Molecule: SAM riboswitch aptamer (S box leader)
Organism: Actinomycetales bacterium
RNA sequence: CCACCAUCCAGAGCGGCCGAGAGACGUGGCUCGUCGACGCCGCAGCAACCAGUGCUCCCUCGCGGGCGGCACCAGGUGCUUCCGCCACGGCCGAUGGAGG
Numbered sequence: 001c002c003a004c005c006a007u008c009c010a011g012a013g014c015g016g017c018c019g020a021g022a023g024a025c026g027u028g029g030c031u032c033g034u035c036g037a038c039g040c041c042g043c044a045g046c047a048a049c050c051a052g053u054g055c056u057c058c059c060u061c062g063c064g065g066g067c068g069g070c071a072c073c074a075g076g077u078g079c080u081u082c083c084g085c086c087a088c089g090g091c092c093g094a095u096g097g098a099g100g
Stems, first nucleotide, its partner, number of pairs: 001100002004097005013043005021032003025089005044080003048077003052072005057066003084092001
C1' cells in the first nucleotide's frame, strides 16, 4: 500500500505547550472553541480486537481439535466532546485481526 473479516448510540481526564479554528471528504445543518478548543507531550484511565492466565462447553479411544463461552490481566495496538454529531453522496472514514 492492497483486498478480506469484525466493530463503531456503552466505557474512560488531569496537567504542560501551542494559539484559532475543530468536528475524515463534498453539500446543507448543528455542536464545541481565547472560561484556550483542535493538535503535541507527560501521567492517569477505559476495555474494542489480538496476546497471556484460569474455568467451562462441544468433538475425539487418545493425542489433539474448535475463527466455542465466561472471568481475570492490561503485554501489543487503540481509545478517553456530542450516535462516525445529523442528513444525503461515495467500493466513504476510523480501529483491530490475520494475510498478500